[in-house]
RNA sequence: GGAGCAGCCCGGGCAAUCGCUGGACAUUUCAUGUCCGGAGGAAAGUCCGAACACCGCAGGGCAGGGUGCUCCAUAACGUGGAGUCGCGGCGACGCGAAGGAAAGUGCAACAGAGAGCAGACCGCCGUUUUCCGCGGGCAGCGGCCCGACACCCGGGCCAAAAUUCCGGCGGCUGACGGUAAGGGUGAAACGGUGCGGUAAGAGCGCACCAGUUCUCCGGGCGACCGGAGAAGCUAGGUAAACCCCACCCGGUGCAAGACCAAAUAGGGGAGUGCUUGAGGGCGGCCCGUCCGAGCUCCCGGGUAGGUUGCAAGAGGUGCCGGGCAAUCGGCAUCCAUAGAGGAAUGAUUGCCGCCAUCCUUCGGGGUGGAACAGAAUUCGGCUUAUGGGCUGCUCCGACC
Numbered sequence: 001g002g003a004g005c006a007g008c009c010c011g012g013g014c015a016a017u018c019g020c021u022g023g024a025c026a027u028u029u030c031a032u033g034u035c036c037g038g039a040g041g042a043a044a045g046u047c048c049g050a051a052c053a054c055c056g057c058a059g060g061g062c063a064g065g066g067u068g069c070u071c072c073a074u075a076a077c078g079u080g081g082a083g084u085c086g087c088g089g090c091g092a093c094g095c096g097a098a099g100g101a102a103a104g105u106g107c108a109a110c111a112g113a114g115a116g117c118a119g120a121c122c123g124c125c126g127u128u129u130u131c132c133g134c135g136g137g138c139a140g141c142g143g144c145c146c147g148a149c150a151c152c153c154g155g156g157c158c159a160a161a162a163u164u165c166c167g168g169c170g171g172c173u174g175a176c177g178g179u180a181a182g183g184g185u186g187a188a189a190c191g192g193u194g195c196g197g198u199a200a201g202a203g204c205g206c207a208c209c210a211g212u213u214c215u216c217c218g219g220g221c222g223a224c225c226g227g228a229g230a231a232g233c234u235a236g237g238u239a240a241a242c243c244c245c246a247c248c249c250g251g252u253g254c255a256a257g258a259c260c261a262a263a264u265a266g267g268g269g270a271g272u273g274c275u276u277g278a279g280g281g282c283g284g285c286c287c288g289u290c291c292g293a294g295c296u297c298c299c300g301g302g303u304a305g306g307u308u309g310c311a312a313g314a315g316g317u318g319c320c321g322g323g324c325a326a327u328c329g330g331c332a333u334c335c336a337u338a339g340a341g342g343a344a345u346g347a348u349u350g351c352c353g354c355c356a357u358c359c360u361u362c363g364g365g366g367u368g369g370a371a372c373a374g375a376a377u378u379c380g381g382c383u384u385a386u387g388g389g390c391u392g393c394u395c396c397g398a399c400c
Stems, first nucleotide, its partner, number of pairs: 001396010012352007020038007040372001044383002047381005052253004059287004064249005069083005084098001085096004099244002104242002106238002121183002123179006131171004135166003142158006191209006210234002212231008257308004267299006279291004315334008354369006
């Protein structure tokens, strides 16, 4: 100097003038005055969890949903911390939907014989058929083949040979059997290397290595790590496929709910029930249980206004202590620190602060800029968008 990794902080402040608004006080009237306040780190997404409210309370089962390594934190969570294992990266570090594939079912293009109770394409080995070659055997009143039938006769072939015999050796083709070591296909082929063994091979046997299961020792709360041994046992991938296993789970939601006031037509019709139980509640379904004399449908009519819920809390800040940390405990202190109700939180000016740039006599001066973005019951998280600064660490290059 460059390229990265992780964490933290700020994201405006002060004043004046005018405007809007919540609260407190004063006044005595409906308005005025004074004072204290007035939109975020994500207010966004509505992805999780809860507080709170209502469903009268409660139970069993099935279905459904969530989580999924260990320990811890928390009101809880699908969140956070620490760690183990796996993967990625030179590294600082990051990611993990991280239980089970020997309970079962399913899925995997093409190539390939065969892709998980698999499998023979090319090969290797054995037996055998046809044919060929080599080698060997058979006689001298000679052998073989055909004509025809034993002999005789006729014709042809051979002569140290032909016909024929010998699987003795080798080769071609076909059939049957064995094999999965060698080659091939593929991203991946039913452990790897070597030796023995075999007709040829194969964990078939052995040595070493890897995996799986089991036993023991040491460390750790644990996931797990390290070590020793036994068994030739060798069982691919995929469960963010169905499934199995373990643990957890009422619902609806501030448009929840509470109160007050007002209005209309306590209108018309149909069906059904009245303790032999219609209908309704208990998240869906079943059982069970509770309430229960009305309920359901159609036509028509009226109202939808006001108050509250509404901010003092699983709260903020500081210090001390426990803990690696998340976070917990103690003490002190603060809160007239937004609360609208179709929705206020604004405008102007000046100074300061931040960032960039130019000049500089290094005191400073000038100019410009400021991202993503607006509370609506509240809180703990996660995810996404985004300007600036600081700190620590890693790698590369150059110089001293």

Notes:
Bacterial RNase P class A from uncultured Desulfococcus sp., 400 nucleotides, folded computationally. The prediction has a mean pLDDT of 78. It matches the Rfam family "Bacterial RNase P class A". Rfam links the family to the GO terms dimeric ribonuclease P complex, tRNA processing and ribonuclease P activity. Of the family's consensus pairs, 97% are formed in the model.